Two RNAs folded together computationally: RNase P RNA and transfer RNA, 458 nucleotides in total. Model confidence (mean pLDDT): 78 of 100. Rfam match: Bacterial RNase P class A. Its family is annotated with dimeric ribonuclease P complex, ribonuclease P activity and tRNA processing in the Gene Ontology. By type it is a ribozyme.

RNA sequence: UCAGACGGCCGGACGGCCGCGGCGCGCUCGACGCGUCGAGGAAAGUCCGGGCUCCACGGAAACACGGUGCCGGCUAACGGCCGGCGGGGGCGACCCCAGGGAAAGUGCCACAGAGAGCAGACCGCCAACCGGGCUUCGGCCCGCGGCAAGGGUGAAAGGGUGCGGUAAGAGCGCACCGCGCGACCGGCGACGGAAGCGGCAAGGUAAACCCCACCGGGAGCAAGACCAAAUAGGGAUGGCACUGGCCGGGAAACCGGUCGAAACGCGUUUCCGCGUCGCCAUCCGGGUAGGUCGCGCGAGGCGUCCGGCAACGGGCGUCCCAGAGGAAUGGUCGUCGCCCGCGCGAGCGGGAACAGAACCCGGCUUACAGGCCGUCUGACAUC
RNA sequence: GGGCGCUUAGCUCAGCGGGAGAGCACACCCUUCACACGGGUGGGGUCGUAGGUUCAAUCCCUACAGCGCCCACCA
Numbered sequence: 001u002c003a004g005a006c007g008g009c010c011g012g013a014c015g016g017c018c019g020c021g022g023c024g025c026g027c028u029c030g031a032c033g034c035g036u037c038g039a040g041g042a043a044a045g046u047c048c049g050g051g052c053u054c055c056a057c058g059g060a061a062a063c064a065c066g067g068u069g070c071c072g073g074c075u076a077a078c079g080g081c082c083g084g085c086g087g088g089g090g091c092g093a094c095c096c097c098a099g100g101g102a103a104a105g106u107g108c109c110a111c112a113g114a115g116a117g118c119a120g121a122c123c124g125c126c127a128a129c130c131g132g133g134c135u136u137c138g139g140c141c142c143g144c145g146g147c148a149a150g151g152g153u154g155a156a157a158g159g160g161u162g163c164g165g166u167a168a169g170a171g172c173g174c175a176c177c178g179c180g181c182g183a184c185c186g187g188c189g190a191c192g193g194a195a196g197c198g199g200c201a202a203g204g205u206a207a208a209c210c211c212c213a214c215c216g217g218g219a220g221c222a223a224g225a226c227c228a229a230a231u232a233g234g235g236a237u238g239g240c241a242c243u244g245g246c247c248g249g250g251a252a253a254c255c256g257g258u259c260g261a262a263a264c265g266c267g268u269u270u271c272c273g274c275g276u277c278g279c280c281a282u283c284c285g286g287g288u289a290g291g292u293c294g295c296g297c298g299a300g301g302c303g304u305c306c307g308g309c310a311a312c313g314g315g316c317g318u319c320c321c322a323g324a325g326g327a328a329u330g331g332u333c334g335u336c337g338c339c340c341g342c343g344c345g346a347g348c349g350g351g352a353a354c355a356g357a358a359c360c361c362g363g364c365u366u367a368c369a370g371g372c373c374g375u376c377u378g379a380c381a382u383c
Numbered sequence: 384g385g386g387c388g389c390u391u392a393g394c395u396c397a398g399c400g401g402g403a404g405a406g407c408a409c410a411c412c413c414u415u416c417a418c419a420c421g422g423g424u425g426g427g428g429u430c431g432u433a434g435g436u437u438c439a440a441u442c443c444c445u446a447c448a449g450c451g452c453c454c455a456c457c458a
Base pairs, nucleotide, nucleotide: 001379002378003377004376005375006374007373008372009371010370012336013335014334015333016332017331018330020038021037022036023035024034025033026032040354044365045364047363048362049361050360051359052220053219054218055217059271060270061269062268063267065216066215067214068213069212070084071083072082073081074080085099086097087096088095089094100211101210105209106208107205108204109203122151123150124147125146126145130143131142132141133140134139159177160176161175162174163173164172178200179198180197181196184193185192186191224293225292226291227290234284235283236282237281238280239279240278244259245258246257247256248255249254263276264275265274266273286457287456288455300319301318302317303316304315305314306313307312338351339350340349341348342347384454385453386452387451388450389449390448393407394406395405396404401438409425410424411423412422413421431447432446433445434444435443
């Protein structure tokens, strides 16, 4: 100098004028004055985890359902983060991995192919053994057969190379490599190393069912609480259940009221408990859509010291920092900075990323013009 | 603000690990003097987009995009 890897940060600055929202104070109470505060790193997607609130809570246990998935740590918790282990990629800095179990079970593996799961003779190789035939007695042919070495199919065909061996072959035997088990050693652990043993078995798929371990009750601030206002606790259809007692009406069917066996509900079952008086679903209706709280001092921000490799934790100091109705958080001018175009130049003209709180936090993911800082890697050049 | 669902041919939809399909529409042919109806033949698809799992993805998983639906209180 060029090419790259990783981490962190900023997201125009200052001032004048005008304007908007919240809060406080003042007064001549109003369309007033003064003071003060007023968007983000993602406020977003709503993908996870919590706080908070209500419902179910009398508990259990089992089942069902959903989620997570190497190990250790951090945390209020997590599917997050940090540190490590294993595998893969890169010359390297470094990056990626839903990374438990397929020698518990079940399912699937289309097409092609002879054969697709304790496999398979289509082409091919062989003619030692057994049977038969021919013979010029060298042998040849056929049958019963043997063979997973070669070809071919496929994503995948039951270790690889070499030597021996054989009729031809084959872990059939041997050497090396791979693979499995593994005493023992190191490590909290994932795991690593490894004497020795085993001729090789246990194809893939769990983002298929499943097994194992761990976690999880449901809904969400339109949660919910209080005050105020108004109205008809009404009707229709369908399904299921009951078609009991008493009272009233009625000739009866039935209708209305009340009690409660049964029934139903509280995810299912068991026990007990509680609730309803028909239950459930859909539809048509009635009234109000006003106020206050929830609502921002918090797993809070900043600085510093200590412990820890780090995530993070602790101590001390300091600061108070939006909160509404769905609506506010802006405009303009000047100076400077950035980018683009023109110009030799002074300068002139133009431009401003993604986006935008609404109960609040911790993460993840996604969007983002441009810029800054730090650490590191590779190549080339010079000294 | 919160919760949930859908995206497959021009339109309405089925398919849910191994060929992308049905009806309507469209084009052509037959039929008719001509049109309609009817009969026949045919074309047309990034399965919303991107990435992953798998031998193989419309289907399984993740992220993004677009569209749609529901939700207040009182008795």